[in-house]
RNA sequence: GGGCAGGGCAUUUAGGGUUCCGCCGCAAAACUGCGGGUCAGGUCCGAGAAAUGCCGCCGCGCGGGCCAAAUCCCGUGCGGUACACGGCGGGACAAAAUCCCGGGAGAG
Repeated sequence: GGGCAGGGCAUUUAGGGUUCCGCCGCAAAACUGCGGGUCAGGUCCGAGAAAUGCCGCCGCGCGGGCCAAAUCCCGUGCGGUACACGGCGGGACAAAAUCCCGGGAGAG
């Protein structure tokens, strides 16, 4: 300097805004309309570096399948799946965000 790998999904949380609901304010005879997220909330979005679970993958056994054995395939038990500082800017949805660009740029 280069390459490969650091897996996927669901539920939830930190967090997020304001399409809908609600709440608040104003207006209205009423239907309802307008405004407010420096409105606690419900719906909603939501983490690589958060949690849990399932799956996948890897290791060591056990059982079964193929005439037999191995390769291979299926099931099953236990274990493993580490580490991880991080902008600016841009993107989507109604809008924003630890979402996506991104385990990026950069730093060590």